Context: one part of a larger RNA
Molecule: small-subunit ribosomal RNA, 5' domain
Organism: marine metagenome
RNA sequence: GAACGAACGCUGGCGGCGUGUUUAAGACAUGCAAGUCGAACGAGAGGAUACCGGUAUUUAUAUUGGUUGAUUCUAGUGGCGCACGGGUGAGUAACACGUGAACAACAUGCCCUUGAGUGGGGGAUAGCCCGCCGAAAGGCGGAUUAAUACCCCAUGGCACCUUCGGGUUAAAGAUGGCUUCGGCUGUCGCUCAUGGAUUGGUUCGCGCCCUAUCAGCUUGUUGGUGAGGUAACGGCUCACCAAGGCUACGACGGGUACCUGGUUUGAGAGGACGAUCAGGCACACUGGAACUGAGACACGGUCCAGACACCUACGGGUGGCAGCAGUCGAGAAUAAUUCACAAUGGACGAAAGUCUGAUGGUGCAACGCCGCGUGGAGGAUGACGGUCUUCGGAUUGUAAACUCCUGUCAUCAGGGAGUAAGACCUGGAGGUUAACAGCCUACAGGGUUGAUAGUACCUGAAGAGGAAGGGACGGCUAACUUCGUGCCAGCAGCCGCGGUAAUACGAAGGUCCCAAGCGUUGUUC
Repeated sequence: GAACGAACGCUGGCGGCGUGUUUAAGACAUGCAAGUCGAACGAGAGGAUACCGGUAUUUAUAUUGGUUGAUUCUAGUGGCGCACGGGUGAGUAACACGUGAACAACAUGCCCUUGAGUGGGGGAUAGCCCGCCGAAAGGCGGAUUAAUACCCCAUGGCACCUUCGGGUUAAAGAUGGCUUCGGCUGUCGCUCAUGGAUUGGUUCGCGCCCUAUCAGCUUGUUGGUGAGGUAACGGCUCACCAAGGCUACGACGGGUACCUGGUUUGAGAGGACGAUCAGGCACACUGGAACUGAGACACGGUCCAGACACCUACGGGUGGCAGCAGUCGAGAAUAAUUCACAAUGGACGAAAGUCUGAUGGUGCAACGCCGCGUGGAGGAUGACGGUCUUCGGAUUGUAAACUCCUGUCAUCAGGGAGUAAGACCUGGAGGUUAACAGCCUACAGGGUUGAUAGUACCUGAAGAGGAAGGGACGGCUAACUUCGUGCCAGCAGCCGCGGUAAUACGAAGGUCCCAAGCGUUGUUC
């Protein structure tokens, strides 16, 4: 000199864009953060309209009972999602990460492509109803019911196995249209397989901190045969056999640490760091385990153990903010218990749509960077006051007053966005179809969809009115005098100042440097 996720002191007008618990991976009250589908299913609750009957009656209607049932909602079964998105960096010195390769040793839901199929049958079970136990959490028994839930049979193009004869293995419907009631057909599904894409798994070369005051380490250890297991290779696991394997090119041990793109400094080489953003990994109160599933050994799932906390009728239960806010604690120190799904993206759905603390916004903080303003021009009796003085004056100083202007920002008033593309409805056209409908594609018309926000922006009004401080002045280092103090009080980054004329302490005037900041401290180069 530069830099910072900074803190502290003094000061503080506005805006834009960023950033904001670096400490206790400490503990957490409260609310929200993952649901969705009735076009898979039975059922329950409401219910427009129409019809029939009764009552009141002024024959308009009101009310009530039954049938119909457009349509709405949903506890449960079922499907998909919950493995993404979001957080944190404890662990990890490792194929964790980076980079380059390999898999003839692998998997891959949803998506795309291609081929083949979607036949027949069955038994249950939630829910509902009845009963029982329990303070609760919840649980048990009986009866009964459905499915795109579950099971069996058939078929077998493809796939797998094969002694090449053969053997094994699947499925589900829903919703529209036409109909001569036979059926035909659209869309979304379902099953088996091929190829692709995407994502993942595994293996290897190279790179990857300090320490020898760590020198030897290792028994599933190193290799083989066989078996098991896995999506897959493999001591991954096991039985048997052999005695190997690593190491001063640093094994093993100890310490520290998520890694990278990058950030910062520097002319570079190099050094230090790894906040925000992006990629990867790991973790989810602590330790362990598996289940489901295409995918987890699963942050807001399950089971076991532990610590902690809460409820309890003392028998027993419940919980997990390193999601967003917020609380306590710790700390030098770090924000709202905010608005919206309008946009982008995600989940589900045929769609309308629902959900989304992802995200988009607003709020708080000079925490950082950048921009703007705090007025401009004229104005000498060089006023008053202050300070110094050789008492003549000098300086503050064109500074002020005064005159003439301007109107950025802030204030007030009026107007007022972009962010919106779509989706929906209607219409005709093209494709699909034997045809209509439906679906797909482009087009035309229609009424709509904004949290931000009455914000940005524009116009107008008024008036210089509302807006400057901090540090320094002995040398390094730009900037000097007076007074007070008297080795005291104090200053100080280094050299050093202060013991009666202190440009070094304290105050004042003046000056210098930066400026909505200025200094100090800490850390890095």